Small-subunit ribosomal RNA, central domain from an uncultured bacterium, 342 nucleotides, folded computationally. Model confidence (mean pLDDT): 86 of 100.

Context: one part of a larger RNA
RNA sequence: UUGGGCGUAAAGGGUGCGUAGACGGCUUUAGAAGUCCGUGGUUAAAAAUCAAAGCUCAACUUUGUGACGCUACGGAAACUCUAAGGAUAGAGUGUGAAAGAGGCAAGUGGAACUUCAUGUGUAGCGGUAAAAUGCGUAAAUAUUAUGAAAGAACACCAGUGGCGAAGGCGGCUUGCUAGGUCACAACUGACGUUGAGGCACGAAAGCGUGGGGAGCAAACAGGAUCAGAUACCCUGGUAGUCCACGCCCUAAACGAUGAAUGCUAAGUGUUACCGCAAGGUAGCGCUGAAGUUAACACAUUAAGCAUUCCGCCUGAGUAGUACGUACGCAAGUAGGAAACUU
Numbered sequence: 001u002u003g004g005g006c007g008u009a010a011a012g013g014g015u016g017c018g019u020a021g022a023c024g025g026c027u028u029u030a031g032a033a034g035u036c037c038g039u040g041g042u043u044a045a046a047a048a049u050c051a052a053a054g055c056u057c058a059a060c061u062u063u064g065u066g067a068c069g070c071u072a073c074g075g076a077a078a079c080u081c082u083a084a085g086g087a088u089a090g091a092g093u094g095u096g097a098a099a100g101a102g103g104c105a106a107g108u109g110g111a112a113c114u115u116c117a118u119g120u121g122u123a124g125c126g127g128u129a130a131a132a133u134g135c136g137u138a139a140a141u142a143u144u145a146u147g148a149a150a151g152a153a154c155a156c157c158a159g160u161g162g163c164g165a166a167g168g169c170g171g172c173u174u175g176c177u178a179g180g181u182c183a184c185a186a187c188u189g190a191c192g193u194u195g196a197g198g199c200a201c202g203a204a205a206g207c208g209u210g211g212g213g214a215g216c217a218a219a220c221a222g223g224a225u226c227a228g229a230u231a232c233c234c235u236g237g238u239a240g241u242c243c244a245c246g247c248c249c250u251a252a253a254c255g256a257u258g259a260a261u262g263c264u265a266a267g268u269g270u271u272a273c274c275g276c277a278a279g280g281u282a283g284c285g286c287u288g289a290a291g292u293u294a295a296c297a298c299a300u301u302a303a304g305c306a307u308u309c310c311g312c313c314u315g316a317g318u319a320g321u322a323c324g325u326a327c328g329c330a331a332g333u334a335g336g337a338a339a340c341u342u
């Protein structure tokens, strides 16, 4: 619960596609479902409303009227709606152009780390605030030199730069593939917006099977520190991190700001395209007017002014818990209370 809200106080769904539904630009004609007007019927009486009247007033009583609703008939046609038609400003298609870490797959490159082999070389190395554990005469560390292996990540370029719906995406090459932008205005002719359910995607961690394993590193072990030290520091180190396939479906999934459309000062930088230029279109930033805001701040990328649709909130704790349900291999996830306390 016919109210007020959702950047930070409770509250925007993680993101998209889209079904039902809701809403929908300009114009002509017709209809008349909604809407509006008139008349009739009905709406038992009483009560109640309104207007009068009668008891000295009032309560009370009487008379009259109306309204809402339903229904029938007749009419109006602005708006909504329905049907038919027209147009092009929304939307889409086409032609041309440029940009991009958009996605998937295959191939490939150099630096570095580690390990191995050979050579040189000798007693230390490593690590820290200081140490120790650890490594090293079975020749380490180092060194330059050479060679080899393997895995992972791509310095500089690099940018409040770019792309993507979000998650996210960064060496190079090739193939396949998606989207947006600009210019033109040739074509379609409202084909649109939103979207309960539904479907798809969805970081990291985690799970299953099989690979892989250089570095890093939960757990674990040891050394320190400390009153203790199940930590911070050090030496090691396994899952994992990587690949393929299949699950999981959650995040401070954040701009803590749902999507779409229109309107409302400027200035400045940057990316893409057009233009000789002035400037225009589409993004990404900063400063700032009106306005908004509790303030902070927001301000043409709105948190301003409006409209449409969806989601959500209603004191705190209990609690994102319990119960039942659905999904999942599990972990758990989704949805989601109350008693009681205050």
Base pairs, nucleotide, nucleotide: 004313005312006311007296008295012310014201015200016199017198021194022193023192026086027085028084029083030082031081033080034079035076036075037074038073039072040071041070042069050064051063052062053061054060090191091188092187093186094184095183096182097181102177103176104175105174106173107172108171109154114149115148116147117146118145119143120142124135125134162169163168206247207246208245209244210243211242215241216240220236221235222234223233258309259308260307261306262305263304266287267286268285269284270283271282272281273280274279291298292297315342316341317340325334326333327332